[in-house]
RNA sequence: GGGCGAUUAGCUCAUUUGGCUAGAGCGCAGCAUUGACGUUGCUGAGGUGAGUGGUUCGAAUCCACUAUCGCCCA
Repeated sequence: GGGCGAUUAGCUCAUUUGGCUAGAGCGCAGCAUUGACGUUGCUGAGGUGAGUGGUUCGAAUCCACUAUCGCCCA
């Protein structure tokens, strides 16, 4: 230098070919339970979906470029 793949909550991930004011587990907070802790149950907070732009009535999803990481080729 060229090619391929990945990037979504604090962490690990899902998200069927565009209909999503994006979910799960763990973690965190509150309540109940306990003498207390833990366990268990219930409730809740937490996301500019890596960034910018484009296509579209509508984008996490499609397209281009950029960034970071990984693999391969030279």

A computed fold for a 74-nucleotide RNA from a Candidatus Saccharimonadia bacterium, annotated as transfer RNA. The sequence was found in a public genome assembly. Rfam family: tRNA. By type it is a transfer RNA.